[in-house]
RNA sequence: UUGAAUCGAGCUGGAGAGCGCCGUUGCAACAGACGGCCGCCGAAGGGGCAAGCCGUGGCGCGGGUGCGCAGCGGUCGAAUCUCUCAGGCAAAAGGACAGCGGGGCCCAU
Numbered sequence: 001u002u003g004a005a006u007c008g009a010g011c012u013g014g015a016g017a018g019c020g021c022c023g024u025u026g027c028a029a030c031a032g033a034c035g036g037c038c039g040c041c042g043a044a045g046g047g048g049c050a051a052g053c054c055g056u057g058g059c060g061c062g063g064g065u066g067c068g069c070a071g072c073g074g075u076c077g078a079a080u081c082u083c084u085c086a087g088g089c090a091a092a093a094g095g096a097c098a099g100c101g102g103g104g105c106c107c108a109u
Base pairs, nucleotide, nucleotide: 007103010100011099012098013097018038020037021036022035023034024033025032039089040088041087045085046083047082048081052076053074054073055072056071058069059068060067061066
């Protein structure tokens, strides 16, 4: 001097499910908030797990270091799967994920 990837403000797209009923509050009215009741959704967040891996280990094989298999255990082990705690069920907001990406970090040279 140049300069990735990971990270990243911001922009764009972005599904599902009752504008449910009752009471209080609120308002011009709706919405919203709080409490109660029933029905739903999964894509903020959060929880769960398979193969595998690790450990242990009785049995077997092998000239030896060992290798294989049953069983048992694990603070290892994924998701758009699953649970539905949280969140959500008109609009708005939010929203996993995807694209672009100011910027920034740093290996290398």
Predicted 3D model of a 109-nucleotide RNA (Glycine riboswitch aptamer) from Rhizobacter terrae. The sequence is in RNAcentral, with records from Rfam. It matches the Rfam family "Glycine riboswitch aptamer". Rfam's curators write: This family represents the bacterial glycine riboswitch. Its family is annotated with glycine biosynthetic process in the Gene Ontology.